[in-house]
Context: one part of a larger RNA
């Protein structure tokens, strides 16, 4: 010089676009962050409608009680979903991570082919009765559906096999129909046709994960020996899969100065900052891996977790109690104490992007988008232009003539960026819906499904950018430094005293060096110092 997630000091006008607990992985009040499907299912607590009864009476309205019959739905069974998404870096020197290969794996939802969905069966819940318990919560009895749960029946193709045979599936909802059966409580139900959406086997993609290995990958020898499942081989277990993973039984191996083992520090990369560049330093924010989720240990379900807002046990803390027993887990968003030089609102929509469920309509979404707060950072602009010498007053300095702030002001003459008020006002929105029209599919002109038309709407930010008028120079400049390095000087005040100082060095009575004041310098809504990098 150039840089920073910066801090601290004087000082502060307006946008924009970023960025913000680096410290205590310290302990947390309160809301909120992963739910959703009634088109899977018995139902119906609430809220609307309907229908029936009975009651008021204002005579078409109120109120009541039944009644799931709709429109919806509490709590429950079921189904995916919570394994993403958002945080944090504490542990890790390691196959964690980069990179460039590898075989012995698995993969929900997705696409693509192939075969299918036949008949049965027994229960738990919710509920109703009884008990216990302060609550958390349980505990027995008896009723009841399902895409929940078990058999059967079949099996191209799958799977074990001694090649003889053996083994395994499944579930229905929903929309629409002209004829025909069939059962009806005459309302309908039901076969059967058809469409969409679930379901079952299995095959290949397709993505996502799981493992192996080469190479890289921080300091210390004042750490030289380390290792007994150790290092291998054989059977065997296990596991989605290789493999001491494991376990038994043999043989003694296997690593190390080209640094094993031990301490210590450290999440790793793509990048960042510097530097002509080799290099050095770092890993905020953004992307990709990885590991944590009060501190350890475990499994359970499940395509995927040993699971941040799941469960079990141990712990420490912390709140509740009828002292018998219970809750809880911000290293999600905000917030709160505390640590600290320091680091933000307990805002708004889900409109737009993605995400989860849902046929959909939608509903969740502290992801995201916004907005607020902060000179914390970079970028823009802006505090006026122009003329104007009696070179005014005042201040400083003077050899007392003068000189210098200074064209600076003032005067005059012009212009409104930006702030202020006033009115117009975008893009971000393109879907879905609904109409009809073509196609496809059908038996069908219905249902559903595609394509363009055409209509109707959705915006949080926000009347927000941006435009236009109104009035007025009005509302808008500071810090630092001026011995040398290193641009800028005089006077006064102190007198090794007060102080200054990055480094040399300044101050003991004429101090450009300390401290004031004129006055120049250098940056400017920001200057300086200070901490750190190169």
């Nucleotide at each position: 010089g150039a840089u920073u997630g910066a801090a601290c000091g004087c000082u502060g006008g307006c946008g924009g676009u970023a960025u913000g607990c680096u410290u205590a992985a310290c302990a947390c009040a309160u809301g909120c962050a992963a739910g959703u499907c009634g088109a899977a299912c018995g139902g119906u607590a609430a809220c609307a409608g309907g229908c029936a009864a009975a009651a008021g009476c204002u005579u078409g309205c109120u109120u009541u009680u039944g009644u799931g019959c709709u429109g919806a739905c509490a709590a429950g069974u079921g189904g995916c979903g919570g394994a993403c998404g958002g945080g944090u870096g504490a542990g890790u020197a390691a196959c964690g991570c980069g990179u460039a290969g590898g075989a012995a794996u698995c993969u929900g939802c997705c696409u693509a082919g192939c075969a299918g969905u036949g008949g049965g069966g027994g229960a738990c819940a919710a509920c109703u009765c009884g008990g216990a318990g302060a609550a958390a919560u349980c505990c027995g009895a008896g009723c009841u559906a399902a895409u929940a749960c078990c058999g059967c029946a079949u099996a191209c193709g799958c799977c074990c096999u001694a090649c003889g045979g053996g083994g395994g599936a499944a579930a229905g909802a929903u929309g629409g129909g002209g004829a025909u059966c069939u059962c009806u409580u005459c309302g309908g139900a039901g076969a059967c046709c058809u469409g969409u959406c679930a379901c079952u086997g299995u095959u290949a993609g397709a993505u996502g994960a799981g493992c192996c290995u080469g190479c890289g990958u921080c300091g210390g020898a004042u750490u030289a020996g380390c290792u007994u499942g150790u290092u291998g081989g054989u059977a065997g277990g296990g596991u989605a899969a290789a493999g001491g993973c494991c376990u038994a039984c043999c043989a003694a191996g296997g690593c190390g100065a080209c640094g094993a083992u031990c301490c210590g520090u450290a999440a790793c990369u793509g990048g960042u900052c510097u530097g002509a560049g080799a290099g050095g330093a770092u890993g905020a924010c953004c992307a990709g891996u990885c590991a944590c989720a009060c501190u350890g240990g475990g499994a359970c379900u499940g395509a995927g977790a040993c699971a941040c807002g799941g469960c079990c046990c141990a712990g420490a803390c912390u709140c509740c109690u009828a002292c018998g027993g219970g809750a809880g887990g911000c290293a999600g968003c905000a917030g709160u104490g505390g640590g600290g030089a320091a680091u933000a609102u307990u805002g708004g929509a889900c409109a737009a992007u993605g995400g989860g469920c849902g046929c959909a309509a939608g509903c969740c979404u502290g992801a995201u988008c916004c907005a607020g707060c902060a000179a914390u950072a970079c970028c823009g602009c802006g505090u006026g232009u122009g003329u104007g010498a009696a070179g005014a007053a005042g201040g400083c300095c003077c050899u007392a003539g003068g000189g210098u702030u200074g064209u600076a002001a003032a005067g005059c003459a012009c212009u409104u960026u930006c702030a202020a008020u006033u009115g117009g006002g975008a893009a971000g929105a393109a879907a879905a819906g609904c109409u009809a029209u073509g196609g496809g599919u059908u038996a069908a002109u219905a249902a559903c499904c595609c394509a363009g038309a055409g209509u109707c709407u959705u915006g949080a930010c926000g009347g927000u950018a941006c435009c236009a008028a109104u009035a007025c120079a009005a509302g808008a400049a500071g810090c630092a430094c001026c011995g040398g390095c290193u641009a800028a000087c005089u006077c006064c005040g102190u007198g090794c005293c007060a102080g200054c100082a990055g480094c040399c060095g300044c101050g003991g009575u004429a101090a450009u060096a300390c401290g004031g004041a004129g006055g120049g310098u250098g940056c400017a809504a920001g200057c300086g110092u200070u901490a750190a990098u190169c």
Small-subunit ribosomal RNA, 5' domain from a metagenome, 534 nucleotides, folded computationally. It matches the Rfam family "Bacterial small subunit ribosomal RNA".